[in-house]
Record summary
A computed fold for a 266-nucleotide part of an RNA from Plectolyngbya sp. WJT66-NPBG17, annotated as large-subunit ribosomal RNA, domain VI. Lineage of the source: Bacteria > Bacillati > Cyanobacteriota > Leptolyngbyaceae > Plectolyngbya. Model confidence (mean pLDDT): 83 of 100.

Context: one part of a larger RNA
C1' cells in the first nucleotide's frame, strides 16, 4: 500500500519448513537348515550411542560487590568500628535470581495410502508357453499422509462473532474534496517475565516498575556490652546481622497531564 466503510477477536490451512538415525544384548532357538563346523528369516522384549527440543526440582559452571575472612597502605583526631586503592572484583572461601551442561524430561510412534527393483494371479495375440496385451495381487530406510512448526499480500488476498454508526462545510442536489468525532489505535509515560530495531506486555475500573512489610534462599554467628583469661583470643546476649535480580502482599511514589490519527461506504 492492498484486501470495495472503520475496528477488535478468534480462526481454516492453499504452501513451506523440521523430525526420519543407529547398535547391542535377552527370548523365540542351539529351533529351521547343516554331515559337521557353524547358524536363521519372522515375531516379541530391554539396555545405550549420537542428533533435536524443553527444562533447571536434583549434580554443577558462572553469578565485577551478596556474606565472610585477611595483607599492606591512606583516610574518618586516637581506641574500637568502618571506608577508599592494590588493572578494570586486591586476594582467598562460598552463593540467589537469570544464564547454561557436564544435569533431568521428552522424541523419532502407524495393522494408512500409492508406488521402485522384484515376486505374483488369471490370461490370449501365437490351440503350447508366457506377470501385461485387457484385467488384478504383494512388495522399500525411499514418496503422499500421519507427528512438530509457521503460514489469507493464497493480490486466488479465505471464514466465524462482535463493535462503531449514518455530523458540518465546499461543490450543480453528484462524483470528489475539506473539517471535527464514533467504535478503536497511536504518540508521549512506567517498565519487563518480552527485546537488535520493530513488535509483544502494562496503564488508577491499576500490582507495569520501584518504595515498604513478609517470606524463601546466601553468608555464617554483627556492632555495643557483660563474662573468663596477663593477652592473643573465647564465650553469652543471638541460627545473630547483613543482603542484587525470587515469591506474596501493600496504591506509599511514578504510570500524570495532554496531543494526534481514525467510518459516513458498491
Nucleotide at each position: 500500500c492492498g484486501c470495495a466503510a472503520g475496528a477488535g477477536u478468534a480462526u481454516u490451512g492453499a504452501g513451506a519448513g523440521g523430525a526420519g538415525u543407529c547398535u547391542u544384548c535377552c527370548u523365540u532357538a542351539g529351533u529351521a537348515c547343516g554331515a559337521g563346523a557353524g547358524g536363521a528369516c519372522c515375531g516379541g522384549g530391554a539396555a545405550g550411542a549420537a542428533c533435536g527440543c524443553a527444562c533447571c526440582g536434583c549434580u554443577g559452571g558462572u553469578g565485577u560487590a551478596c556474606c565472610a575472612g585477611u595483607u599492606a597502605u591512606c583516610g574518618u583526631g586516637c581506641c574500637a568500628a568502618c571506608g577508599g586503592u592494590a588493572a578494570a572484583c586486591g586476594c582467598u572461601g562460598g552463593g540467589u535470581a537469570g544464564c547454561c551442561a557436564a544435569g533431568u524430561g521428552c522424541g523419532g510412534a502407524g495393522u494408512g495410502g500409492a508406488u521402485a527393483a522384484c515376486c505374483g494371479c488369471u490370461g490370449a495375440a501365437a490351440g503350447c508357453a508366457u506377470c501385461u496385451a485387457a484385467g488384478u495381487g504383494g512388495g522399500a530406510a525411499g514418496c503422499c499422509c500421519a507427528c512438530c512448526u509457521c503460514a489469507a499480500g493464497a493480490u486466488g488476498a479465505g471464514u466465524a462473532c462482535u463493535c462503531u454508526c449514518a455530523u458540518g462545510g465546499a461543490g450543480u442536489u453528484a462524483a470528489u474534496c475539506c473539517a471535527g468525532u464514533a467504535a478503536g489505535g497511536u504518540c508521549a509515560c512506567c517498565c519487563a517475565g518480552a527485546g537488535a530495531a520493530c513488535a509483544u506486555g502494562g496503564g488508577u475500573u491499576g500490582a507495569u516498575a520501584g518504595g515498604c512489610g513478609g517470606u524463601a534462599g546466601g553468608u555464617g554467628g554483627a556492632a555495643g556490652u557483660g563474662c573468663a583469661g596477663u593477652a592473643a583470643u573465647g564465650u553469652a546476649u543471638g541460627c545473630a546481622g547483613c543482603c542484587g535480580a525470587g515469591c506474596c502482599g501493600u496504591a506509599c511514589u511514578a504510570a500524570u497531564a495532554g496531543a494526534c490519527c481514525g467510518a459516513g461506504g458498491g